RNA sequence: UGGGUUGACUAAGACAAUCGCCGCCACGUUGUGGGGGAGGAAAGUCCGGGCUCCAUAGAGCAGAGUGCCAGUUAAUGGCUGGGGGGCGAAAGCCUACGGCUAGUGCCACAGAAAAUAUACCGCCGUUUGCUUUUUCAGCGGUAAGGGUGAAAUGGUGCGGUAAGAGCGCACCGCGCUUUUGGUAACAAAAGCGGCAGGGUAAACCCCACUCGGAGCAAGACUAAAUAGGAGUACGUUUGGCGUGGCUCGCGCUGUACUCGGGUAAGUUGCUUGAGGUGCUAAGUGAUUAGCAUCCUAGAUGAAUGAUUGUCCACGACAGAACCCGGCUUAUCGGUCGACCCUUUUU
Numbered sequence: 001u002g003g004g005u006u007g008a009c010u011a012a013g014a015c016a017a018u019c020g021c022c023g024c025c026a027c028g029u030u031g032u033g034g035g036g037g038a039g040g041a042a043a044g045u046c047c048g049g050g051c052u053c054c055a056u057a058g059a060g061c062a063g064a065g066u067g068c069c070a071g072u073u074a075a076u077g078g079c080u081g082g083g084g085g086g087c088g089a090a091a092g093c094c095u096a097c098g099g100c101u102a103g104u105g106c107c108a109c110a111g112a113a114a115a116u117a118u119a120c121c122g123c124c125g126u127u128u129g130c131u132u133u134u135u136c137a138g139c140g141g142u143a144a145g146g147g148u149g150a151a152a153u154g155g156u157g158c159g160g161u162a163a164g165a166g167c168g169c170a171c172c173g174c175g176c177u178u179u180u181g182g183u184a185a186c187a188a189a190a191g192c193g194g195c196a197g198g199g200u201a202a203a204c205c206c207c208a209c210u211c212g213g214a215g216c217a218a219g220a221c222u223a224a225a226u227a228g229g230a231g232u233a234c235g236u237u238u239g240g241c242g243u244g245g246c247u248c249g250c251g252c253u254g255u256a257c258u259c260g261g262g263u264a265a266g267u268u269g270c271u272u273g274a275g276g277u278g279c280u281a282a283g284u285g286a287u288u289a290g291c292a293u294c295c296u297a298g299a300u301g302a303a304u305g306a307u308u309g310u311c312c313a314c315g316a317c318a319g320a321a322c323c324c325g326g327c328u329u330a331u332c333g334g335u336c337g338a339c340c341c342u343u344u345u346u
Base pairs, nucleotide, nucleotide: 002341003340004339005338006337007336008335009334010333013311014310015309016308017307018306019305021037022036024034025033026032027031039317043328044327046326047325048324049323050322051215052214053213054212058248059247060246061245063211064210065209066208067207068082069081070080071079072078083097084095085094086093087092098206099205103204104203105200106199107198120146121145122142123141124140125139126138128137129136154172155171156170157169158168159167173195174193175192176191177190178189179188180187181186219268220267221266222265229259230258231257232256233255234254239253240252241251242250275294276293277292278291279290280289281288282287
C1' cells in the first nucleotide's frame, strides 16, 4: 500500500418559527402553560418465559422435543468457554457431535463378488489327456498385480514362497490394560495382542434428559337489554361432565346439539420492569454482586403530520397494540477497534 477476517456503536435528524394530533402534570376553564411521543429489526410467529384462566390438579402409558463437555440465565433448541471432526495459506468459519458389538432395514448401476462373500483378466504347479516342441483342455494352489465401482475385506516397506498371502517383521491403523494432565468431553505416553468385512441412525430403532392446555380477542368489574324461550338425543352415582390423547385417581352433579331473541357500551388489564445508565469488585468470558442515578409511547376505525430558513451523513429495509429474553430474514449510509496475509521504505 492492497486484500481478507472479526467485534462494538449509530441509523434523519439538529436549531428556529407557525399551525395541527395523542397522553401526563399543574392552573383553571372549555382554555393556558410545562415536559414527553415507533425500530435495529417494531418484521416472521420459529423458540423460551412472565402474567391470566381452566383448577383442588397427582401418577402412569403413548406422543413430542433436545442430543460432545462445563458454565450462565427466569428459562431455552439461546449465549459463553472448551473438546472432537471438516474447510481455509492464515486470521478465522461451520458443526443435525449419544449408540451400528441390542435388533431390523438399505448400499442402485457397473462388477466375478457389496455377506451364507467371491475369481473376470491374471500368477504358479503338474500326479492327467493331446502333442515333435510348443500349445490347449482338465486338476490343484492363490488373491500380491490389473479391471468395475462412492466403497472390494486393513495401509506402506522389507523378508519369505513354486507363485502368493499378517505367512513373519518394522512403522501406522484397530482392540484391551495401565499411568500422567484435565471438573469433564478428551489428549499424551507405555505395554500386550496379528487382530478383520465396511458405510448409513437429518433410516426404523435403543439410550439419557425435559415436557398440562389455552391465550390480553386471556381475564376482572360496572351499567343496560331480552324470551328465567322452544325442541331433539343420551342419562341420573352402574351414568354424565371437567383446557392436548388414553387409563387410574380427584372434584362436580346433568350433558350435548338445533332454532329463535337481546346486548356487543364503559372502566380495567395497559406500562415501575427478570428495567435503563454510570462507577467499583469477581470472572478468560457469557454473567453476577454492591453503590449511585433516571422514568423513556400506551393508541383503540387506531396518535407524532404540514410549511419556511440554515446545517448535513442527502436517507435503504421499514410503524408499537400485554410485556420481556433470543433466533431468523430484509437493508441505505456513518464512526471506532483488534487480528491475518501481502507490496514498498527505513
Molecule: Bacterial RNase P class A
Organism: Gammaproteobacteria bacterium